[in-house]
RNA sequence: UGAUGAAAAGAGCAAACCGGUCGAAAGGCCGGGACGCAAAGCCAGGGGCUAAAGCGGGCUCGUCCGACCGCCAUGCCAGUCCGGCUGCCGCA
Numbered sequence: 001u002g003a004u005g006a007a008a009a010g011a012g013c014a015a016a017c018c019g020g021u022c023g024a025a026a027g028g029c030c031g032g033g034a035c036g037c038a039a040a041g042c043c044a045g046g047g048g049c050u051a052a053a054g055c056g057g058g059c060u061c062g063u064c065c066g067a068c069c070g071c072c073a074u075g076c077c078a079g080u081c082c083g084g085c086u087g088c089c090g091c092a
Stems, first nucleotide, its partner, number of pairs: 001092002004090002012037002017032006035079001041085003045082002047077003054071004
């Protein structure tokens, strides 16, 4: 430096599910638990999820509120994938 992961060593992370907790939700955190992972370390640019507040709609003689429908991220997802940054051991 690499477009590399056969074997090995020493470590590391922790899916589903369960309990607790925060949140409107998506989801997060803590504990248990291990399906897996050589970047399952980090970053929301692509992409995806949610829609509290807000805006609009419809309903109504009219008006307001609630529920309902649509839009919307300022909320999330790095353990689907693409992209970016960094990195242990071995190999070449």